[in-house]
Context: one part of a larger RNA
Molecule: large-subunit ribosomal RNA, domain IV
Organism: Microzonia abyssicola
RNA sequence: CCCUGUUGAAGGAACUCGGCAAAAUGACUCCGUAACUUCGGGAUAAGGGGUGAAAACAUGGGCGUAAGCCCUUGUUUUUGGCACAGAAUCGGGGGUAGCGACUGUUUAAUAAAAACACAAGUCUCUGCUAACUCGUAAGAGGAUGUAUAGGGGCUGACACCUGCCCGGUGCUGGUAGGGUAAUCCUUGAUGUUUUCGCAUCGAGGUUAAACCUCAGUAAACGGCGGCUGUAACUAUGACGGUCCUAAGGUAGCGAAAUUCCUUGUCGGGUAAGUUCCGACCCGCAUGAAUGGUGUAACGACUUCCCCGCUGUCUCCAACAGGGACUCA
Numbered sequence: 001c002c003c004u005g006u007u008g009a010a011g012g013a014a015c016u017c018g019g020c021a022a023a024a025u026g027a028c029u030c031c032g033u034a035a036c037u038u039c040g041g042g043a044u045a046a047g048g049g050g051u052g053a054a055a056a057c058a059u060g061g062g063c064g065u066a067a068g069c070c071c072u073u074g075u076u077u078u079u080g081g082c083a084c085a086g087a088a089u090c091g092g093g094g095g096u097a098g099c100g101a102c103u104g105u106u107u108a109a110u111a112a113a114a115a116c117a118c119a120a121g122u123c124u125c126u127g128c129u130a131a132c133u134c135g136u137a138a139g140a141g142g143a144u145g146u147a148u149a150g151g152g153g154c155u156g157a158c159a160c161c162u163g164c165c166c167g168g169u170g171c172u173g174g175u176a177g178g179g180u181a182a183u184c185c186u187u188g189a190u191g192u193u194u195u196c197g198c199a200u201c202g203a204g205g206u207u208a209a210a211c212c213u214c215a216g217u218a219a220a221c222g223g224c225g226g227c228u229g230u231a232a233c234u235a236u237g238a239c240g241g242u243c244c245u246a247a248g249g250u251a252g253c254g255a256a257a258u259u260c261c262u263u264g265u266c267g268g269g270u271a272a273g274u275u276c277c278g279a280c281c282c283g284c285a286u287g288a289a290u291g292g293u294g295u296a297a298c299g300a301c302u303u304c305c306c307c308g309c310u311g312u313c314u315c316c317a318a319c320a321g322g323g324a325c326u327c328a
Stems, first nucleotide, its partner, number of pairs: 001323008010314002014312001019309001027051005036041001038157001052079007060071004080084001092307004097302002099299002104116002120155007132141003158294004163224003168221002170217005177212002184205009225243005252286001253283001264280005
């Protein structure tokens, strides 16, 4: 010096990205327990008291024929210690916000999460020799099931909701028309040929799906505007004009896991706060199952604050054991 432990004056997070680590809490019993809530919870909430030993009396139970023995609970009295759950085992707590409803699952060996799953919602396909999947096939699964079933996609408890756009791309449907290959029908020209014919090149017609076309469909993929004028101070603009569009973002939420400018502005908390909480809204570039907004409970998740507690720190010290090191 290193490792593993133990203790520490005064202070008590000043440490640090961050209370990381450590300390603290801890058992049983009695009292007591808030907001909120899906009325189940929250809750061991929080916050307090007691706990050794002996005796007496009372008390409930078990065994036993009985004597009696064992266990339980309470009251009173006495008594010892610094300390009585005397060791060991053995929750720190509270508030706030975000995300995800929850219990679960995951990167075996750097990620446990806000990711995946989930119950639930919805769309779509499928009438049974089902759709779909595996297989060249036979065949098998689906399923010894039958639309309250099965496959696929998206969202993700619950509550309140889920606006407008079908122009594009998909999908579904309609066939009237257009369109189209080989084929088929008719016909012409050229070459060759005595003839029959053959070959080449056209023209007109016929003709499937695709495609064009016409509709529907957004919990399909997706999309959801400019410029400009205007109110009797100023400012703002309910209102108007105009251009474009398939339609111009509704309800909500909003400097947000989204805000560049930005440490936006105001308020709160601190002596002091780029974080945090509550608001505001000119949203660089929110927004409704690519779900929107809330939400009790839950979380080895993330943010901020407070109480307790401490060698994290001010500022280090001592001790125990084991290494390293030196000597043998």